[in-house]
RNA sequence: CGAUGAGUAGCCAAGGUGCGUAAAGUGUUGCGAAACGGGACGUUGUUCGCAAACGAAAGGGUCGGUAAAUCUUUUUCCACUGCCUGAUCCUGCGGUGCCGCGGCGCGUCCGCUCG
Numbered sequence: 001c002g003a004u005g006a007g008u009a010g011c012c013a014a015g016g017u018g019c020g021u022a023a024a025g026u027g028u029u030g031c032g033a034a035a036c037g038g039g040a041c042g043u044u045g046u047u048c049g050c051a052a053a054c055g056a057a058a059g060g061g062u063c064g065g066u067a068a069a070u071c072u073u074u075u076u077c078c079a080c081u082g083c084c085u086g087a088u089c090c091u092g093c094g095g096u097g098c099c100g101c102g103g104c105g106c107g108u109c110c111g112c113u114c115g
Stems, first nucleotide, its partner, number of pairs: 001115003005112001010104003015099004019094003028052007038110005058091006064084004
């Protein structure tokens, strides 16, 4: 002097593991704050706090508890039926949390790297 190119926040997402389904979470809007290639400025995106509005998909198995009826001399137990904001498992559902195989991922100047 030149440019062939690496790295952030983060995004998508195979897979794994949880949570919720008795509605938390997610998403939306407003206000405030924070971090964000090695440096400066800045964009996009992200996170956190507060407030507001909106808002959902359940089904089944096993066990347990309980109620009535029946049976029984009586009591208890079992089975059947109903109920349970009881446990657990399976299949779903949630613009669901966490981890993340793989993919993507800074505009200008300087730096790094390469020539």
The RNA shown here (THF (Tetrahydrofolate) riboswitch aptamer) has 115 nucleotides. Model confidence (mean pLDDT): 79 of 100.